[in-house]
Context: one part of a larger RNA
This record gives sequence, structure tokens and C1' cells, in this order.
RNA sequence: UUGGGCCUAAAACGUCCGUAGGUGGCUUUUUAAGUCAAAUCCCAAGGCUCAACCCUGGACAGGUGGUAGAAAUUACCAAGUUGGAGUAUGGUAGGGGCAGAGGGAAUUUUCAGUGGAGCAGUAAAAUGUGUAGAGAUCAGAAAGAACACCAACAGCUAAAGUACUCUACUGGGCCGACACUGAUACUGAGAGACGAAAACUAGGGGAUCGAAUGGGAUUAGAUACCCCAGUAGUCUUAGCCGUAAACGAUGGAUACUAGGUAUUAUGCGUAUCGACUCGUGCAGUGCUAUAGCUAACGUAUUAAGUAUCCAGCCUGGGGAGCACAUUCGCAAGAAUGAAACUC
Repeated sequence: UUGGGCCUAAAACGUCCGUAGGUGGCUUUUUAAGUCAAAUCCCAAGGCUCAACCCUGGACAGGUGGUAGAAAUUACCAAGUUGGAGUAUGGUAGGGGCAGAGGGAAUUUUCAGUGGAGCAGUAAAAUGUGUAGAGAUCAGAAAGAACACCAACAGCUAAAGUACUCUACUGGGCCGACACUGAUACUGAGAGACGAAAACUAGGGGAUCGAAUGGGAUUAGAUACCCCAGUAGUCUUAGCCGUAAACGAUGGAUACUAGGUAUUAUGCGUAUCGACUCGUGCAGUGCUAUAGCUAACGUAUUAAGUAUCCAGCCUGGGGAGCACAUUCGCAAGAAUGAAACUC
């Protein structure tokens, strides 16, 4: 390279946006750049005992350039169209984002009172704490962090993620009816944006929990599991980092392909005093199951089915996501990423 693959065997970039590129609805016209194939058929040999069949060679032809032609299809030119896409409009659900304000439980600390011997902790203990009055109880105060119940196999968001209440600003989705634009689309190398936790830099904050560390146990030992303390951190502001089993271990888009059932938002019809109910459409989220697919497990209109387009990635185990080099980073490190050798 050909060919084959990517849920779990090696392999789906963490997610989006979008440049180049690739690909691209329907109808008519122009041009002719791409295109106008092979098998088959014919002739002559050969191989299956012959033949059918297979195979080799030749012919038809082929390469390059030119000329003449065809116009279905791709492309080009021009004009149109509305189903893809979008805009406007009326509704609608939502823990979507960001900023501000407010709230009550709990925890810890503190102050005053009551009270008077233990408390705390464990499998059992001890360290710890307490007559300098603890624990318990009760009135007050302060601080920081997180938001019980509702809560759902529920919702929203590109993903990471997102939940006390209220307010301001703001993004996206879905549904409906008709208007408008008229292919404006899909994907996307580089580039760019966002990106849990931990870590880092500089301010602030520091209730709880708690790497490190100290002590008590356990043990042969115990740099652990258990207990008592406890620094960084956990919170916030401005930066930085750019990684996770960043998982549905399943790239995106479009079309098609049995059902059953539950649920969220919404439209229509039916029905009712009303909430329900029943039927049906559309957009999600689940369970189950046929065909098909799959090595099996399983998946199955939310495909891992049937097809098309684009992009990423894989090619035995180890060496190794290491070395070297480059880029980025304050650093930690990240990204790119071999070979010798060995089985």
C1' cells in the first nucleotide's frame, strides 16, 4: 500500500466552534473538464478421463497526443423551486450561565446561669479532656461552610457540570400556526474557546473535614487499617495548569427498518363542573422485545441493524507513553513521540 477494524480483544480526540479541504436537495438550460468498464462473445492452445467449467494467449484493442461524437451521471454556466438550513412571530418547560440580596437547621468557638464527676473513645483500651468546674442543660453572641424533606430509572447544559429562597441581566431548546430568505448544508487537518478533582502564584478567609506530621493502640514489625490531635488544602478574588475509568469504555450528520410499556415538555381531537381518562402528532428520557448484527456477552427507531458523507484512531507483548529533540508551563509536568534489545 491493499485489505480489515475501533462498547468489552490494539484502536472514538474530554467537549464544542470553525478556516483550508472533502462531500452535498429538487427542476430546466448551457458547456463538455471527468466519463463512455469488466465479465460476456469470437479465434487458437492447455487443465479437470470427456463435456459443461476453468485457464493462457490472440482478436475486439491499449498508452500518449490529436480529431470527430454522445450528454444519462459528476462538474461548469444561467434561471427557477421549497422538502434540508435559517429568520421573523405566538406560546412553553427547565438545579442552563452570571451578578447581587436574603434565610433557617446543624457544627465549632465564646460569654453568663444551673449543676457537681466524670466525659470522650474502642472489638477492648490508651493517648486526650475535667474540681483552675468538664460533659449535660439553658439565655445571648460570633464565624465559616453546606443547603435536609420535596427528589423521581425526573429536568437543563457542548462537555466538564448544575439544587435553600428572591431579584436583575443573559444563552440555548421544544411546540404551534402561517409569512420571509432560497441550498445559505454536513464534516472538519491546523487554529481558537471551555474544561472535575488535585497542584501552583499573590491577596483574603479559615467553622467542618483533613494529605503531611505528632501521640495512643494493634502487631514479630506496622512508616497502615482503629483512636486522640492536626499543617497544607477544603472556601473566595485574580491568574496558572489542561489532565481523569473526562465512560454510554459506543465521533458527528442524514435517511430507512416489527411491536409493547413507563415517563417529561407540548399541540390536536374526545370527554367532564373540574382534576383525571381515552385516542393521536411532535421533541426528549427509560425499561422490555422481533428481524438483523455480534466471538460471545449483548445491542436492537436513543443500533452495536441497512446505507451514504466527512474527520480521528489501531496494526503482537515488553522496552515505553520511557529516551532524545521541539513547543507550552513559575513549577509540577503536559503535548508530540522513536530505536536498540528481548519474548
Description
Small-subunit ribosomal RNA, central domain from Ehretia macrophylla, 343 nucleotides, folded computationally. The source organism's lineage runs through Eukaryota, Embryophyta, Boraginales, Ehretiaceae and Ehretia. Model confidence (mean pLDDT): 86 of 100.